The RNA shown here (transfer RNA) has 73 nucleotides and comes from a Victivallales bacterium. Model confidence (mean pLDDT): 81 of 100. It matches the Rfam family "tRNA". Rfam classes the family as a transfer RNA.
RNA sequence: GGGUUGAUAGCUCAGUCGGUAGAGCAUCGCCCUUUUAAGGCGGUGGUCCCGGGUUCGAGUCCCGGUCAACCCA
Numbered sequence: 001g002g003g004u005u006g007a008u009a010g011c012u013c014a015g016u017c018g019g020u021a022g023a024g025c026a027u028c029g030c031c032c033u034u035u036u037a038a039g040g041c042g043g044u045g046g047u048c049c050c051g052g053g054u055u056c057g058a059g060u061c062c063c064g065g066u067c068a069a070c071c072c073a
Base pairs, nucleotide, nucleotide: 001072002071003070004069005068006067007066010025011024012023013022019056027043028042029041030040031039049065050064051063052062053061
């Protein structure tokens, strides 16, 4: 220098054909328990990396940029 993959909740990750953004863990409340742990129920939590474009509508498609990993030179 070129290429590939990735960036979504505090962490690890899903997200189908473009049509209401989700799970586990964590956290908060309650239940259970003599207490702790374990277990059960519920809640909170989002600039979908940044900027632009297409579209009635974009996490998803297109362009540019940033960062990370890997491959080639």